A computed fold for a 71-nucleotide RNA from a Candidatus Woesebacteria bacterium, annotated as transfer RNA. Rfam family: tRNA. The family's RNA type in Rfam is transfer RNA. Lineage of the source: Bacteria > Bacteria candidate phyla > Candidatus Woeseibacteriota. The coordinates come from a structure-prediction model, not an experiment, and the mean pLDDT is 81.
RNA sequence: CGGGGCGUGGUCCACUGGUAGGAUGCACGGUUCGGAACUGUGCGGACUGGGUCCGAUUCCCAGCGCCCCGA
Numbered sequence: 001c002g003g004g005g006c007g008u009g010g011u012c013c014a015c016u017g018g019u020a021g022g023a024u025g026c027a028c029g030g031u032u033c034g035g036a037a038c039u040g041u042g043c044g045g046a047c048u049g050g051g052u053c054c055g056a057u058u059c060c061c062a063g064c065g066c067c068c069c070g071a
Base pairs, nucleotide, nucleotide: 001070002069003068004067005066006065007064010024011023012022013021018054025043026042027041028040029039030038047063048062049061050060051059
């Protein structure tokens, strides 16, 4: 320098043009003599900026970051 892949709660991973879900975590309860386990409720997210569309996390463009291949 060129090509490809990925970017989603604190962490790991789904989903997909029509209000984004699970596990784990965290907070407060229940249970217990206490703890663990179990259990109830809640908290927390689409990398950034544009474009297309009635509607974008999803499609397109650019940028940024990480990984891989080539030179």